Context: one part of a larger RNA
RNA sequence: CUGGGCUUAAAGGGUGCGUAGGCGGACCGGUAGGCGUCUUGUGAAAUCCCACGGCUCAACCGUGGAAUUGCAGGGCGAACCAUCGGUCUUGAGGUGGGUAGAGGUCGCCGGAACGUUGGGUGGAGCGGUGAAAUGCGUAGAGAUCCAACGGAACGCCAAUGGUGAAGACAGGCGACUGGGCCCAACCUGACGCUGAGGCACGAAAGCGUGGGGAGCAAACAGGAUUAGAUACCCUGGUAGUCCACGCCGUAAACGAUGCGCACUUGGUCGGUGGGGUGUUCACGCCCUGCCGGCCGGAGAGAAAUUGUUAAGUGCGCCGCCUGGGGACUACGGUCGCAAGGCUAAAACUC
Numbered sequence: 001c002u003g004g005g006c007u008u009a010a011a012g013g014g015u016g017c018g019u020a021g022g023c024g025g026a027c028c029g030g031u032a033g034g035c036g037u038c039u040u041g042u043g044a045a046a047u048c049c050c051a052c053g054g055c056u057c058a059a060c061c062g063u064g065g066a067a068u069u070g071c072a073g074g075g076c077g078a079a080c081c082a083u084c085g086g087u088c089u090u091g092a093g094g095u096g097g098g099u100a101g102a103g104g105u106c107g108c109c110g111g112a113a114c115g116u117u118g119g120g121u122g123g124a125g126c127g128g129u130g131a132a133a134u135g136c137g138u139a140g141a142g143a144u145c146c147a148a149c150g151g152a153a154c155g156c157c158a159a160u161g162g163u164g165a166a167g168a169c170a171g172g173c174g175a176c177u178g179g180g181c182c183c184a185a186c187c188u189g190a191c192g193c194u195g196a197g198g199c200a201c202g203a204a205a206g207c208g209u210g211g212g213g214a215g216c217a218a219a220c221a222g223g224a225u226u227a228g229a230u231a232c233c234c235u236g237g238u239a240g241u242c243c244a245c246g247c248c249g250u251a252a253a254c255g256a257u258g259c260g261c262a263c264u265u266g267g268u269c270g271g272u273g274g275g276g277u278g279u280u281c282a283c284g285c286c287c288u289g290c291c292g293g294c295c296g297g298a299g300a301g302a303a304a305u306u307g308u309u310a311a312g313u314g315c316g317c318c319g320c321c322u323g324g325g326g327a328c329u330a331c332g333g334u335c336g337c338a339a340g341g342c343u344a345a346a347a348c349u350c
Stems, first nucleotide, its partner, number of pairs: 004321003007304002012318001014201004021194003025088007033081002035077008049065006091191001092188003095184005103177007110154001114150008125136002162169002206247006215241002220236004258317006266295013299306002323350003332343004
């Protein structure tokens, strides 16, 4: 001088795209900025260190040396970094052919259920609860049949299943459209990884304008319960839930586990490709990719556990943590119509 961590103890950004930056494959040649070596100049003196000397010693002082690890100039070297030029294909991308999927946007259509309205039948209850009551009903409810209208959600299939960067995505059909994977190995020739800022997306609730409103249902009202009951239960019920456009930008946005690459014993199940093979068979078996689970080895770990989907072994880059409370706060800044979001202290206290 270097040094620890982030599944659950404090700590992975909600997710992606990407700017700067950081980092970057194989081979050859050049340059010499970094780098190495030699050398020159400079690096004041004193101080520190070493040697010798002077005060009787010492402190102190004198002389010489070393040091001053720096900077600048010059010579040489060319492994590595850098840079310039050339070559390459394994990283990356493209091309051709396939393939699975609730991936996205828009439109059209469908049936079950539910509610309302009209009509028929019918005639005293219905509904609801632990029990009731509020409520509905002879102005004909509930039940049942027919018809019409309306909005929302899509049973079975359905899975321990699939897709997507995440949020998330499920009736059917069509149009447009994103991505993945496999096979071939034809093309480009490092075009790559990460990513501060930035930009985009981002459940629910909430906000603005306009529509829509069946069911459900914050608020609210009533009935019960109770000592009370601003609740749990019941009867109603408005925002909202739905659509279009525009905001908001949060979450236990979770795998509480950032992304990429490489390497490191296995078993088993599921999804989906490719190849081979067997009395050609809606089935098996073998091989080989990608994806999703479970079990478990070494290792790791405080343990729980994890374990080729790592939390193992390494490398690159980003984000984040530093005792509890104060504080997902104040102030300031910034964004927002608002609600509020982001950034983010201190006193004090234990």
Model confidence (mean pLDDT): 89 of 100. A computed fold for a 350-nucleotide part of an RNA from an uncultured organism, annotated as small-subunit ribosomal RNA, central domain.